[in-house]
Predicted 3D model of a 73-nucleotide RNA (transfer RNA) from Candidatus Rubrimentiphilum sp. Model confidence (mean pLDDT): 83 of 100. It matches the Rfam family "tRNA". Taxonomically the source falls in Candidatus Rubrimentiphilum (Bacteria, Bacillati, Vulcanimicrobiota, Vulcanimicrobiales). The sequence is in RNAcentral, with records from ENA and MGnify.

RNA sequence: GGCCCUAUCGUCUAGAGGCCUAGGACGCCGGGUUCUCAACUCGGUAACACGGGUUCGAAUCCCGUUGGGGCUA
Numbered sequence: 001g002g003c004c005c006u007a008u009c010g011u012c013u014a015g016a017g018g019c020c021u022a023g024g025a026c027g028c029c030g031g032g033u034u035c036u037c038a039a040c041u042c043g044g045u046a047a048c049a050c051g052g053g054u055u056c057g058a059a060u061c062c063c064g065u066u067g068g069g070g071c072u073a
Base pairs, nucleotide, nucleotide: 001072002071003070004069005068006067007066010026011025012024013023018056027045028044029043030042031041032040049065050064051063052062053061
């Protein structure tokens, strides 16, 4: 250089064109319980890498950019 895969809350992850103003687990914050802590329980917190395109409608499909991974010379 060429080709392929990949990017969603702090972390891991669900999602397969409308049921998603995006769900779950862990974490974090607050309440209950406890003499206290832990455990348990209730509530809260926080995300679609970026720019275009397709479509009535895009996290989802297409193109490009950037980051990560792989194959190849």